[in-house]
Context: one part of a larger RNA
RNA sequence: GAUUAGGCAUGCAAGUCGAGCGAGAAGACUAUUAAAGAUACUUCGGUUGAUUUUUUAGUUGGACAGCGGCGAAAGGGAGAGUAACGAGUAGAUACGUGCCCGAGGGUCCGGGAUAGCUGCGGGAAACUGCAGGUAAUACCGGAUAAUGUUUCCGAACCAAAAAUUUAUUGCCCUCGGAUCGGUCUGCUUACUAUUAGGUAGUUGGUGGGGUAAUGGCUCACCAAGCCAAAGAUGGUUAGCGGGUGUGAGAGCAUGGCCUGUCUCACUGGGACUGAGAUACUGCCCAGACACCUACGGGUGGCUGCAGUCGAGAAUCUUCCGCAAUGGGCGAAAGCCUGACGGAGCGACGCCGCGUGAUGGACGAAGGCCCUCGGGUUGUAAACAUCUGUCGUAGGGGAGGAAAUUUUGACCGAUCCUAGGAGGAAGCGCAGGCUAAGUUCGUGCCAGCAGCCGCGGUAAUACGAACUGCGCAGACGUUAUUC
Numbered sequence: 001g002a003u004u005a006g007g008c009a010u011g012c013a014a015g016u017c018g019a020g021c022g023a024g025a026a027g028a029c030u031a032u033u034a035a036a037g038a039u040a041c042u043u044c045g046g047u048u049g050a051u052u053u054u055u056u057a058g059u060u061g062g063a064c065a066g067c068g069g070c071g072a073a074a075g076g077g078a079g080a081g082u083a084a085c086g087a088g089u090a091g092a093u094a095c096g097u098g099c100c101c102g103a104g105g106g107u108c109c110g111g112g113a114u115a116g117c118u119g120c121g122g123g124a125a126a127c128u129g130c131a132g133g134u135a136a137u138a139c140c141g142g143a144u145a146a147u148g149u150u151u152c153c154g155a156a157c158c159a160a161a162a163a164u165u166u167a168u169u170g171c172c173c174u175c176g177g178a179u180c181g182g183u184c185u186g187c188u189u190a191c192u193a194u195u196a197g198g199u200a201g202u203u204g205g206u207g208g209g210g211u212a213a214u215g216g217c218u219c220a221c222c223a224a225g226c227c228a229a230a231g232a233u234g235g236u237u238a239g240c241g242g243g244u245g246u247g248a249g250a251g252c253a254u255g256g257c258c259u260g261u262c263u264c265a266c267u268g269g270g271a272c273u274g275a276g277a278u279a280c281u282g283c284c285c286a287g288a289c290a291c292c293u294a295c296g297g298g299u300g301g302c303u304g305c306a307g308u309c310g311a312g313a314a315u316c317u318u319c320c321g322c323a324a325u326g327g328g329c330g331a332a333a334g335c336c337u338g339a340c341g342g343a344g345c346g347a348c349g350c351c352g353c354g355u356g357a358u359g360g361a362c363g364a365a366g367g368c369c370c371u372c373g374g375g376u377u378g379u380a381a382a383c384a385u386c387u388g389u390c391g392u393a394g395g396g397g398a399g400g401a402a403a404u405u406u407u408g409a410c411c412g413a414u415c416c417u418a419g420g421a422g423g424a425a426g427c428g429c430a431g432g433c434u435a436a437g438u439u440c441g442u443g444c445c446a447g448c449a450g451c452c453g454c455g456g457u458a459a460u461a462c463g464a465a466c467u468g469c470g471c472a473g474a475c476g477u478u479a480u481u482c
Stems, first nucleotide, its partner, number of pairs: 006309003010306003015070003020067002027060005034053003040047002077264003086189008095181002100177008108142004117132006148157003162169003190236003197227003202224008239261004243254004266287005289300004317343001319342003325339001326337004356386004366377004390423001392418005399411002426471005431452003437466005447454002
C1' cells in the first nucleotide's frame, strides 16, 4: 500500500424537435342562447341591469398521448472470463464510416395505407380484438441518370422530401477529405514435463456460397498434410499497458485512484434495427431467483448515483446545482444530463499553522531521591507586563463569468472591527542493538520479548512511581512488498 462474494424496497441516472405530421385539453377574450339576480327608480304591475351560472360559434392558447426524425452503440460501472493478435510496440490493406468539411450534379409526376381518433367489445391486471375514417420529411410506383455499378465494351441498371417568418435550413446521387473503426503480420508478454505427443475443417488446393472486407469463414471435390523439447497439447493462475512501491543502480514486487485498451451487464443462447451493437436502464427463447394475481395469467434485473439487507476486522449523504466544462436534441429560445461541478461524513493519506511571548528565586508548595548536608522536577509554576496567529462574533469583497447586457449550486483570496491567554497534547520507549535511569513491589511466580535474552530476595529487562529520551495531531502494533 492492498484486502471477499451476494440479494435489493424507494427516488433519480436519456431524451429532444410544433421550423416534419394530423389532432387539439385546461385557461383567456369576443359575440350569442337560457336562467338567477345586487343596486336604483316605481303608478308596486314592473323597468334597470353590476355580477354569477349556462348553450352555441369564433379567435387565442398550447397540456397529455400518437405518427415521424435524430440520439439512445456516447457518457457512467465492474474485472467474472481471457496466457489470447487480448495487450504493448513496429508495420500492412482486401475494407466500412451517421453527424462534420470541400467539390460536381439533381430535388419531376403520382398512389395506397396506418397510428392517434370515433363506435362496439375482451381481460383482475399487463395488455388487446373488430369495424369506420385521417396526415406527413412514414411507405410505395413511374420518370430522369453520370464522373457511379455491372460489362461480352454493344449496352443495361440505380435516387430524392419538403418546411416556413422568402431567406435560409433540409432531402437524393457521386467524388475527395477528416475522424473513428474492421481485418492481417513480425517481435515481446506468468507457472508447470510428477502434462509428450496433439490435430479430420484438421493443413493445403480447385470451384460455389457468404462478408463492408482477406481467409476453411462455410460447403462440394481432390491431395495428406499441419503443430511440437527453441516445449506443441493439457493443467493452474491472471485482464494488459502508461505507470506505482522499493532500490545507488541493475533489478524485484505490483497494476487501487487517473489515463489508453480489452472483456462483462441475473445465468446460457439467438438474432432484429441501425452508419455503428458485448445493445447495462432494447427485443426473443430457456433457466434460477423475487414480486403481483380475481389462479386464467402477468412483471422484474443498482457490476449507474444515493440508499437498504447481509457478510465481515473493515469502507460514506436516500444532499445541492446545471453557475462552469462536456454531451444529446433543436434554426433558436431552450429542455434533458446522479457525466460533471460542488457540499456532507471519515486523522484514510500528504502539506502547513496553532495550543502563547517577555520578565520572574542561591530557587515557593507538592512529588521523587538522599550519605539527612542536600539534590531534582525548575524559570517550570505563582506573579507582572504584553501579543492576537488559528478559532469565535460582526461588516465589506477581487475572482472562479467567457460575451454588450444578464447568469454562481458552491467556494472565496484579501481588508476592517470587537474581545480576551482565553477554546486547543498526546502516544511510545529508557539491558545491548538504540537516544534515554533511579526507587519501591514481586521472587523462575506474576510477567516481558523484534533478536540476544530478562525473572529462583539487593531485577537499570516484570508491575508502579518519579525522572529522562523520541516523535507529535498524532504515536505505537499487526499483515504485505521492496